[in-house]
Notes
The part of an RNA shown here (small-subunit ribosomal RNA, central domain) has 352 nucleotides and comes from an uncultured prokaryote. Model confidence (mean pLDDT): 81 of 100.
Context: one part of a larger RNA
């Protein structure tokens, strides 16, 4: 390279995530054109070698002949399904537009109320805490308990829900301002304008980092008390970075649906989330009906099996990414980012 594959486990693989240049790939029609394509011609495609059939050395090897063959390229003709390019038309993919809908989607500000810890003042006067027992630890200089008032940070019980909502990371008190996206209805409008991926850009849990503030609580590291044969733990009792806000880096997670994205086909059954328009003589409810998003149980079918099953692991098409025995090793090395920690790229020796 080729073939084969990639939810997980055997058994190696889905980029953490999106947005997007160039390539790749691409809806229905109708002219037209001849670059891909197809046939036919014709030059060329040295010579030896492969191969065939003949011949010559007693036979082979070997040599000679003729013939294939060279599957390739180049120029003429010629046909127009198909790709492709010109030109035109068209509305189902796509966008727009109008009206509504639901939502912890984001940002910034303000406000709230338990709780909690601290203070100051009042009751009150000995234990309190804590555990498996306990002891460090707190307390007559008055704790713990309790009321009052002040403060301070951080997080929001109950609603709450195999509920929503975001591309993923995630979002949760309330209230306003900006704003991002989905979705239904209409079928007004545009007229393939599209969909993947993709150098590159951006977002990207927690912990780490840089500079400033903050600091209740919890709390690596640290110190004590125990526990044990030890206890550099697990249990107590403190406690510092950190946790929190600002700007600014870091870019990794079992970043998990361990399952790329897009389109399009393939029987349902139940309960739940958002809309919708019409039937049942009128309302309403409920039903039946349809659009979307989420579950769950199950047919073919797929899977080695658990399991999946229209939100597929089904049957397909197009694109990307990634694997190729097990350690060695995600390791050296070389380049690159990074302030560091360190991250991306990413091997071989040798061994089994």
């Nucleotide at each position: 390279c080729u073939g084969g594959g990639c939810u997980c486990u055997u058994a190696a693989a889905g980029g953490g995530u999106g947005c997007g240049u160039a390539g790749g790939c691409g809806g229905c029609g109708c002219g037209g054109u001849a670059a891909g394509u197809u046939g036919g011609g014709u030059g060329u495609g040295a010579a030896a070698u492969c191969c065939c059939u003949c011949g010559g050395c007693u036979c082979a090897a070997c040599c000679g002949a003729g013939g294939a063959a060279u599957u390739g390229c180049g120029c003429c003709c010629a046909a127009a399904a198909c790709u492709g390019c010109c030109g035109u038309g068209c509305u189902c993919g796509a966008g727009g537009g109008a009206g509504g809908c639901a939502g912890a989607g984001g940002u910034a500000a303000g406000c709230g109320g338990a709780a909690c810890u601290g203070a100051u003042g009042g009751u009150g006067g000995a234990g309190c805490g804590g555990u498996g027992a306990a002891a460090u630890g707190c307390g007559u200089u008055g704790a713990u308990a309790u009321c009052a008032u002040c403060a301070g940070g951080a997080a929001c019980a109950c609603c709450a829900g195999u509920g929503g909502c975001g591309a993923a990371g995630g979002c949760g008190g309330c209230u306003c301002a900006c704003u991002g996206g989905g979705u239904c209805u209409c079928u007004u409008c545009u007229g393939a304008c599209g969909g993947c991926u993709g150098a590159g850009c951006a977002c990207g849990a927690a912990a780490g980092c840089u500079a400033g503030g903050g600091u209740a609580g919890c709390g690596a590291a640290c110190g004590g008390g125990a526990u044990u044969a030890g206890a550099u733990a697990c249990c107590c009792c403190g406690g510092u970075a950190g946790u929190c806000c600002u700007a600014g880096c870091u870019g990794u997670a079992a970043a998990c649906g361990a399952u790329g994205a897009g389109c399009a086909c393939u029987g349902g059954g139940c309960g739940g989330g958002a809309g919708g328009g019409g039937c049942c003589u009128c309302c309403a409810c409920a039903g039946a009906c349809u659009u979307c998003g989420g579950a769950u149980c199950g047919u073919a079918g797929c899977g080695a099996a658990a399991g999946u099953g229209u939100u597929a692991a089904g049957u397909g098409c197009u694109c990307c990414g990634c694997c190729u025995g097990g350690g060695g090793a995600g390791u050296a090395u070389g380049g690159u980012c990074g302030c560091a920690a360190g991250g991306c790229u990413g091997a071989a020796a040798c061994u089994c």
RNAcentral holds the full RNA, with entries from ENA.